[in-house]
RNA sequence: CUCCCUCGCACGCCGUCCGCGGCAUGCCCGGAGGGAGCCGGGGACCCACUUUCACCGGGGUGAAUCGACCGGCCAGGUCGUAGGGCAGCUUCCACGCCCGAACCCGACAGCUAACCCGGUAGGCGGCAUGGAAGCCGAG
Numbered sequence: 001c002u003c004c005c006u007c008g009c010a011c012g013c014c015g016u017c018c019g020c021g022g023c024a025u026g027c028c029c030g031g032a033g034g035g036a037g038c039c040g041g042g043g044a045c046c047c048a049c050u051u052u053c054a055c056c057g058g059g060g061u062g063a064a065u066c067g068a069c070c071g072g073c074c075a076g077g078u079c080g081u082a083g084g085g086c087a088g089c090u091u092c093c094a095c096g097c098c099c100g101a102a103c104c105c106g107a108c109a110g111c112u113a114a115c116c117c118g119g120u121a122g123g124c125g126g127c128a129u130g131g132a133a134g135c136c137g138a139g
Base pairs, nucleotide, nucleotide: 002036003035004034005033006032007031008027009026010025012023013022014021015020037120038119039118040117041116042115047110057108058105059104060103061102066080067079068078069077070076083099084098085097086096088135089134090133091132092131093130094129
């Protein structure tokens, strides 16, 4: 990334004792919940660390860190770089094309069994570099 269930609402079809029942579809911003799978955070002993206790913090998600230069400083920009991606999966090679952001917590968090908490949104695009070995799959 995903899927299932319940209630509610809308529309359609069938049935009806006209009270409603069943089936199917849909539910955007801002309908309400529950669960599975996957992901993330907090949280003992032991171990590790005492690099923090506000002039200067610290921490989390993520590949997205760091350096030099330009800029009067800032904002911003340029060139590199740790790291990451290129279409079923893994490894290796070539080096062809790219990314190398953004946000969050709020004085506070190492690891961490039990336990606790959260996410599963949104936007855009349209045939996807080449080679080798193996695996999986071939409806």

c-di-AMP riboswitch aptamer (ydaO/yuaA leader), 139 nucleotides, folded computationally. Its mean pLDDT, the model's own confidence on a scale to 100, is 77.